About this RNA
The RNA shown here (Bacterial RNase P class A) has 368 nucleotides and comes from Ammonifex thiophilus. Rfam family: Bacterial RNase P class A. Gene Ontology terms of the family: ribonuclease P activity, dimeric ribonuclease P complex and tRNA processing. Rfam describes the family as follows. Ribonuclease P (RNase P) is a ubiquitous endoribonuclease, found in archaea, bacteria and eukarya as well as chloroplasts and mitochondria. Rfam classes the family as a ribozyme.
RNA sequence: CGAGUAAGCCGGGUGGUCGCGGGCACAAGGGCCGCGAGGCCGUGCCUGAGGAAAGUCCGAGCUCCACAGGGCAGGGUGCUGGGUAACACCCAGCGGGGGCGACCCCAGGGAAAGUGCCACAGAAAUGCAGACCGCCUGCCGCUCAUCCAAAGGAAAGCGGCGGGUAAGGGUGCAACGGUGCGGUAAGAGCGCACCAGCAGCCGGGCGACCGGCUGGCUAGGUAAACCCCACCCGGAGCAAGACCACAUAGGGGGACAAGGGAGUGGCCCGCUCCGUCCCCGGGUAGGUCGCUUGAGGCACCAGGGCAACCGGUGCCCCAGAUAGAUGACCACCCUCGACAGAACUCGGCUUACAGGCUUACUCGCGUA
Numbered sequence: 001c002g003a004g005u006a007a008g009c010c011g012g013g014u015g016g017u018c019g020c021g022g023g024c025a026c027a028a029g030g031g032c033c034g035c036g037a038g039g040c041c042g043u044g045c046c047u048g049a050g051g052a053a054a055g056u057c058c059g060a061g062c063u064c065c066a067c068a069g070g071g072c073a074g075g076g077u078g079c080u081g082g083g084u085a086a087c088a089c090c091c092a093g094c095g096g097g098g099g100c101g102a103c104c105c106c107a108g109g110g111a112a113a114g115u116g117c118c119a120c121a122g123a124a125a126u127g128c129a130g131a132c133c134g135c136c137u138g139c140c141g142c143u144c145a146u147c148c149a150a151a152g153g154a155a156a157g158c159g160g161c162g163g164g165u166a167a168g169g170g171u172g173c174a175a176c177g178g179u180g181c182g183g184u185a186a187g188a189g190c191g192c193a194c195c196a197g198c199a200g201c202c203g204g205g206c207g208a209c210c211g212g213c214u215g216g217c218u219a220g221g222u223a224a225a226c227c228c229c230a231c232c233c234g235g236a237g238c239a240a241g242a243c244c245a246c247a248u249a250g251g252g253g254g255a256c257a258a259g260g261g262a263g264u265g266g267c268c269c270g271c272u273c274c275g276u277c278c279c280c281g282g283g284u285a286g287g288u289c290g291c292u293u294g295a296g297g298c299a300c301c302a303g304g305g306c307a308a309c310c311g312g313u314g315c316c317c318c319a320g321a322u323a324g325a326u327g328a329c330c331a332c333c334c335u336c337g338a339c340a341g342a343a344c345u346c347g348g349c350u351u352a353c354a355g356g357c358u359u360a361c362u363c364g365c366g367u368a
Stems, first nucleotide, its partner, number of pairs: 001364010012333007020048007030041004050339001054350002057348005062237004074233005079093005094108001095106004109228002114226002116222003132169002134165009146154003177195006196218001198215007241289004251280006260274005296316006303310002334337001
C1' cells in the first nucleotide's frame, strides 16, 4: 500500500426570530368556559424523538379476572458451565462444519424402547436384507482342438435348469464398516494389521467432553415425523384498570292526599300504569388519574470476574401528548445529510439505513 476479520461510536453544525407540547417559579381571595366533575388565561426560566421510536417475534414489570392440592390433555425449551428479575437473550467453553488465516456458522438431548417414512432410479431401502451384470460350481443338451482303433469319454465354448458368492460393475443422498495382506471353487471380519465406530475399565476436567488400555468384531438415515426423557407454562391486556359524575335517560326503597286520568272496549268490582317529596346504589357522554424516578442514565475505582455481569462512590433527571407538540423563516459553514416519528414501561432479538470515524487482528506485496 492492497485485500479482509472482529468490536465499538457518530447519524449535519452554530447563532437569531416566531410558533407549538410539557415542567417549575412568581402575582391575587383575579378573570373566563362548563349544569357539574373539572379546565383555560399572564410573565420569566428550563426542556421537547431514535439507534432503530419500526416488526410486535420472545422474556418481564404493572393492572384486572380466575385459582385448595394432585394428575391428564395441550404448548414451549433442549450440548455444558455461568450471567440475569426473566428469556428462545448474553458470556465463556465443548462437539461438528467452513475459511490459507484473523474468524464465521449450527433447534446441537435420545435412533442397541416402540411405530412410521426413505421420492426417482435400482434386483434389493432395513428383514440377521438383496443375485441385474459379473465370479465360482452341479446336472442336461449342442459343438468340438487334441488324445484313445471305434462306440463313447474328456479341456475350453454356447444354451437350459439349479446352487454358492456382497470382492468387482451398475443404481442411488444412502447398499449392512474402510484400506491392505492372507485365505477360498469363487468369495466373505472367515483370519490378521491399521483406521473409524461400539462396550467395559483407568486417568484428566465442576461439566459438555478429552486421552489411554482391553474386548467382541459392526450397529443405515430421519425426532422443526409420531414418540421417549428432563425442565418450564392460568387468561386478558393501558381501549389494562381506579376515581369523579346533575344524561331533560333509567333502577330500588320510604313517606304523603286520597281524588282524577289512561289501559284491560258492553258495564261494575278487581288489576296495571301515570303524581309530589326524601333517601340509596349503579352508570352514558364527559372529566381526572394510571403517565413516567426507573431491574434509570453518566463518570470514576491499584474493587471481584477471562467475559457476560456484579459491587462501591459521586453527580444527574433526560418527551409524556389524548385529535395527538417536536415546526417555519433568516444568516454563516461543511464532506450537502440515509433509514425513519414516541403513545404504559423495561430487557432482548430481527429488519431498514447515505456517509463518516476509532481500535485490535489476519493474509499478500513492496521498502529499509
Description: Its mean pLDDT, the model's own confidence on a scale to 100, is 77.